[in-house]
RNA sequence: CAUCAAGAGAGGCUGAGGGAACCGGCCCUUUGAAGCCUCGGCAACCUACUCCGACGAGCAAGGUGCCAAACCCGGCCGAGCCCAGGGCUCGGGAGGAUG
Repeated sequence: CAUCAAGAGAGGCUGAGGGAACCGGCCCUUUGAAGCCUCGGCAACCUACUCCGACGAGCAAGGUGCCAAACCCGGCCGAGCCCAGGGCUCGGGAGGAUG
């Protein structure tokens, strides 16, 4: 700096946690969590290859990444609506993840 509402599973080992930090929710989990290994898959950030004058497009070999739920929702600001407390929707931040 870019993207983050799409997409993608099985087996083995193991044995209680996990969903980024903190908090509040809400979920997943012994019908095995997280982790490790094997094979598979999704995707297209970088390299290679092909097409193009270029921008780009294609491809998916290599390097990552990823394979519950929108980055699971929210906690900070603004606008609108409902409005008792507050809630909902849209937009923006902050933080995070990947390249």

SAM riboswitch aptamer (S box leader) from a soil metagenome, 99 nucleotides, folded computationally. Its Rfam family is "SAM riboswitch aptamer (S box leader)". From the family's description: The SAM riboswitch is found upstream of a number of genes which code for proteins involved in methionine or cysteine biosynthesis in Gram-positive bacteria. Model confidence (mean pLDDT): 86 of 100.